Predicted 3D model of a 72-nucleotide RNA (transfer RNA) from a Thermoplasmatota archaeon. The RNAcentral record of the sequence draws on ENA. Its Rfam family is "tRNA". Rfam classes the family as a transfer RNA. Model confidence (mean pLDDT): 81 of 100. Lineage of the source: Archaea > Methanobacteriati > Thermoplasmatota.
RNA sequence: GCGGAUAUGAUCUAGUGGUUAUGAUAGUGGCUUCCCAAGCUACAAGCUCGGGUUCAAUUCCCGGUAUCCGCA
Numbered sequence: 001g002c003g004g005a006u007a008u009g010a011u012c013u014a015g016u017g018g019u020u021a022u023g024a025u026a027g028u029g030g031c032u033u034c035c036c037a038a039g040c041u042a043c044a045a046g047c048u049c050g051g052g053u054u055c056a057a058u059u060c061c062c063g064g065u066a067u068c069c070g071c072a
Stems, first nucleotide, its partner, number of pairs: 001071007010025003018055001027043005048064005
């Protein structure tokens, strides 16, 4: 330099053009317990960036950035 893959709460992850964006771990509050742990329950926190298409984009298209893989 070329090609490919990936990017979603603090971490890991599901998801598809249509409204509440999924689950788990971690965090905070409450319940339970003599206490801790475990368990139950509630809450906060998220679609890499810019542009385009569309009534509507996390999803489709183009470009950028980052990481990984391959080729040279």